SAM riboswitch aptamer (S box leader) from uncultured Puia sp., 108 nucleotides, folded computationally. The coordinates come from a structure-prediction model, not an experiment, and the mean pLDDT is 82. NCBI's taxonomy places the organism under Bacteria, Pseudomonadati, Bacteroidota, Chitinophagaceae, Puia.
RNA sequence: CUUAUCAAGAAAGGCUGAGGGUAAUGGCCCUGCGAAGCCUUGACAACCUGUUCCGCUAUAAACGUGACAAGGUGCCAACUCCAUCCCGCCGCAGGCGGGACAGAUAAG
Numbered sequence: 001c002u003u004a005u006c007a008a009g010a011a012a013g014g015c016u017g018a019g020g021g022u023a024a025u026g027g028c029c030c031u032g033c034g035a036a037g038c039c040u041u042g043a044c045a046a047c048c049u050g051u052u053c054c055g056c057u058a059u060a061a062a063c064g065u066g067a068c069a070a071g072g073u074g075c076c077a078a079c080u081c082c083a084u085c086c087c088g089c090c091g092c093a094g095g096c097g098g099g100a101c102a103g104a105u106a107a108g
Base pairs, nucleotide, nucleotide: 001108002107003106004105005104006103011041012040013039014038015037019030020029021028024084025083026082027081042076044074047072048071049069050068051067052066054064055063080102085099086098087097088096089095090094
């Protein structure tokens, strides 16, 4: 940079000790009943991967749907916590929906 996904899911212990939730702003929230980080174990999930039924096909490869596994990643408060910029709708101090931007993860 490209493509896909982002409303679901899943915590204990040890070390440590004050922050954390997206860089910013505004909210809201988590946190000495222990934040972030590191380590161990466990789980969750199924992107890649493997096996396999079926389809297609040339008794093929490749490809596609499903199922199973869990090797490589990822992940385990709150929708990516919410909003911000644009558009639409509504019963308009507001709400709902779509998009953009930013971000996360996977594969290339």